RNA sequence: GAGGCUGUAGCUCAGUAGGUAGAGCAACGGACUUUUAAUCCGUAGGCCGUGGGUUCGAGUCCCACCAGCCUCA
Numbered sequence: 001g002a003g004g005c006u007g008u009a010g011c012u013c014a015g016u017a018g019g020u021a022g023a024g025c026a027a028c029g030g031a032c033u034u035u036u037a038a039u040c041c042g043u044a045g046g047c048c049g050u051g052g053g054u055u056c057g058a059g060u061c062c063c064a065c066c067a068g069c070c071u072c073a
Base pairs, nucleotide, nucleotide: 001072002071003070004069005068006067007066010025011024012023013022019056027043028042029041030040031039049065050064051063052062053061
């Protein structure tokens, strides 16, 4: 210098041809228990790396940039 992959909740990830975002674990509250743990029930938590574009509508399509990883030179 060129190319590819990834970037979504605190963590690990899903989101299948665009239609107002989910799971597990963790956190908080409750039930149970002498207490803890385990188990069960519930609650909160993210506008999706950043900025633009297309569209009635974008996590999803297009462009640029940023970060990490890989390959080639």
Predicted 3D model of a 73-nucleotide RNA (transfer RNA) from a Thermoguttaceae bacterium.
The sequence was found in a public genome assembly.
The prediction has a mean pLDDT of 81.
Its Rfam family is "tRNA". Rfam links the family to the GO term triplet codon-amino acid adaptor activity. It is annotated as a transfer RNA.
Taxonomically the source falls in Thermoguttaceae (Bacteria, Pseudomonadati, Planctomycetota, Pirellulales).